Annotation: This is a predicted structure of a 350-nucleotide part of an RNA (small-subunit ribosomal RNA, central domain) from an uncultured bacterium. Model confidence (mean pLDDT): 88 of 100.
Context: one part of a larger RNA
RNA sequence: UUGGGCGUAAAGCGCCCGCAGGCGGCCGGCCGCGUCGUGCGUGAAAUCCCCCGGCUCAACCGGGGGGGGUCGGGCGAUACGGGCCGGCUGGAGCGCGGUAGGGGGAAGCGGAAUUCCGGGUGUAGUGGUGGAAUGCGUAGAGAUCCGGAGGAACACCGGUGGCGAAGGCGGCUUCCUGGACCGUGGCUGACGCUCAGGGGCGAAAGCGUGGGGAGCGAUCCGGAUUAGAUACCCGGGUAGUCCACGCCGUAAACGAUGCGCACUAGGUGCCGGGGGUAUCGACCCCCCCGGUGCCGCCGCCAACGCAUUGAGUGCGCCGCCUGGGGACUACGGCCGCAAGGCUAAAACUC
Numbered sequence: 001u002u003g004g005g006c007g008u009a010a011a012g013c014g015c016c017c018g019c020a021g022g023c024g025g026c027c028g029g030c031c032g033c034g035u036c037g038u039g040c041g042u043g044a045a046a047u048c049c050c051c052c053g054g055c056u057c058a059a060c061c062g063g064g065g066g067g068g069g070u071c072g073g074g075c076g077a078u079a080c081g082g083g084c085c086g087g088c089u090g091g092a093g094c095g096c097g098g099u100a101g102g103g104g105g106a107a108g109c110g111g112a113a114u115u116c117c118g119g120g121u122g123u124a125g126u127g128g129u130g131g132a133a134u135g136c137g138u139a140g141a142g143a144u145c146c147g148g149a150g151g152a153a154c155a156c157c158g159g160u161g162g163c164g165a166a167g168g169c170g171g172c173u174u175c176c177u178g179g180a181c182c183g184u185g186g187c188u189g190a191c192g193c194u195c196a197g198g199g200g201c202g203a204a205a206g207c208g209u210g211g212g213g214a215g216c217g218a219u220c221c222g223g224a225u226u227a228g229a230u231a232c233c234c235g236g237g238u239a240g241u242c243c244a245c246g247c248c249g250u251a252a253a254c255g256a257u258g259c260g261c262a263c264u265a266g267g268u269g270c271c272g273g274g275g276g277u278a279u280c281g282a283c284c285c286c287c288c289c290g291g292u293g294c295c296g297c298c299g300c301c302a303a304c305g306c307a308u309u310g311a312g313u314g315c316g317c318c319g320c321c322u323g324g325g326g327a328c329u330a331c332g333g334c335c336g337c338a339a340g341g342c343u344a345a346a347a348c349u350c
Stems, first nucleotide, its partner, number of pairs: 004321003007304002012318001014201004021194003025088007033081002035077004040072002042069001048066007091191001092188003095184005103177007110154001115149007125136002162169002206247006215241002220236004258317006266295011299306002323350003332343004
C1' cells in the first nucleotide's frame, strides 16, 4: 500500500464544542472546471508485444506493425460532480402555547442519628469476638433523662423511575441559569453532518494556600489469629474525607458498542406530552410523538448473543487495530509544584 477489522478474540478518543478538511435536500436557468466523445500534435532511438526475415537453431541481429499519457491545443456532449444566478420547504434553526425533571450555580432553613461537653437519676460493669484480649469504667463508665456544641450525610418516598454530553445529580425554600419533550405550522430558506489540529468539561485518589474536623479512616500503634501474619477480626488513630480558590486530567471514565441520517415484522411494561371515543366527570378503551426496559421474526454473528435504543441494510465523517513478552516501558519532546500525564520505540526472546 491493497485487503480485512474494532460488544466479549488486537482495536471506539472519558465526554462535548469546533476552525481547516471531507461529505451534502428539492426545482429551473447559465457556464462547461471535473467527466465523456472525436480528430490533430506530441510521447526520439533502443527496450516491450505481434508478424516477417538473417546467422544450421537459439541467444543475438535486421525490417514492418502495435502498445504506451494526471500531456498540449481544436471541435462536440451536459446526465452526474462543481461554479454562478433564481426559486422551494420536507433537513436545520427560530417564534408562539404548554409540560415533566435528584440538569447546573448561589444563599438560607430543617429534623433524625453519631460524637463531645454540662447537669440529674443510678451502680458494676461495659465494649468487642468464632472465642477472646487490648480499650473504657468506683476519679462513677455503660444505661436513662434534660440542656448545650459541632461537623457530615439527607431514612421513608425511591422505582425494573427521572435529569444530564459524559463525569455525574436525591431533605426543604428562594434567587440566577442550561437543555429536552409535546402542540401549532406563524418566520428564516440548506443556514446541514462529521471533524485532524485546537478549546472546554471531566469520578475517586493526589498536590498548593487558607479554613474546618462529628463520624469514618490509608499510613501508623496496640490486641488477637497464625508456623509466621508487615493481612483478614478487634481497640485506638494521622493524612484524607468537608468548604473556598488554584492545580492534576486519570479509571472496568463500560452498553467494554464513536457521531449523524435513512430504511427494515411484531408483542408487552414504565416515564413525559398530545389527540379521539364514551361519560355529568374521572378511570377504562383506541391512536400519535419523545424517552426508557423486557421478549421476539427477518437479517447478522465464531459462538454467546444483537434484533426500530442493532451487533440488521446502506450512506457521510472521525478515531483506532495488525502475534505474545520486553512495554500503559526507555530515550526525546510537550504538559505538571510534585506525584506523574500525553506521545512512544528497539535490542533480545517465545